[in-house]
Predicted 3D model of a 72-nucleotide RNA (transfer RNA) from Candidatus Shikimatogenerans sp. Tmey. Its Rfam family is "tRNA". The RNAcentral record of the sequence draws on ENA.
RNA sequence: GUAGGUGUAGCUAAGAGGUAAAGCGUUAGAUUGUGGUUCUAAAGAUCGCUGGUUCAAAUCCAGUCAUCUACC
Numbered sequence: 001g002u003a004g005g006u007g008u009a010g011c012u013a014a015g016a017g018g019u020a021a022a023g024c025g026u027u028a029g030a031u032u033g034u035g036g037u038u039c040u041a042a043a044g045a046u047c048g049c050u051g052g053u054u055c056a057a058a059u060c061c062a063g064u065c066a067u068c069u070a071c072c
Base pairs, nucleotide, nucleotide: 001071002070003069004068005067006066007065010024011023012022018055026042027041028040029039030038048064049063050062051061052060
C1' cells in the first nucleotide's frame, strides 16, 4: 500500500430499520455475631467519530479513527 474482521455499561456481551437485553462488578437493603453465600432493589452505554438515506438508524450507505488478520 491492497483486502477483510472488530469497535455497544467499569469488564464480558446480545441486539436482522420502530427509542439497547443479560451476566460479572458497583451501590443500598434483607439475611448473618462479622465476612462470604443467598435474596430484593437501584444506578450505569443516545452504540468509536463525522456525514448521508429514511417518518424513524446501534442496525443501511460513505468517509474517518483505533485495533486485529491476510497479502505485498